[in-house]
RNA sequence: GGCUCCUUGGCCAAGUGGUAAGGCGCUAGUCUCGUAAACUAGAGAUCGCGAGUUCGAUCCUCGCAGGAGCCU
Repeated sequence: GGCUCCUUGGCCAAGUGGUAAGGCGCUAGUCUCGUAAACUAGAGAUCGCGAGUUCGAUCCUCGCAGGAGCCU
C1' cells in the first nucleotide's frame, strides 16, 4: 500500500428498511435477626462520526476514525 470483517446501555450480545430482544451488572421491593441467594418491579443504548439514497435507515451507498485478520 491492497483486500475482508468488526464498531449497538457499564460489560456481553440479538436485530439486515417500519421508532432496538435478551443475559450479566445496577437500583428498589418481597423474603431474612442480618447478608447472600431466590423472586418481583424499574432505570439505562439520538446504534463510532459525517454525508447520501428513501415517505422512513441500527440495517443500503460513500467518506472518515478505531480494532482484528490476510496478501504484498
The RNA shown here (transfer RNA) has 72 nucleotides and comes from Planoprotostelium fungivorum. NCBI's taxonomy places the organism under Eukaryota, Evosea, Variosea, Cavosteliida, Planoprotostelium. Rfam family: tRNA. By type it is a transfer RNA. The sequence is in RNAcentral, with records from ENA and Rfam. Its mean pLDDT, the model's own confidence on a scale to 100, is 84.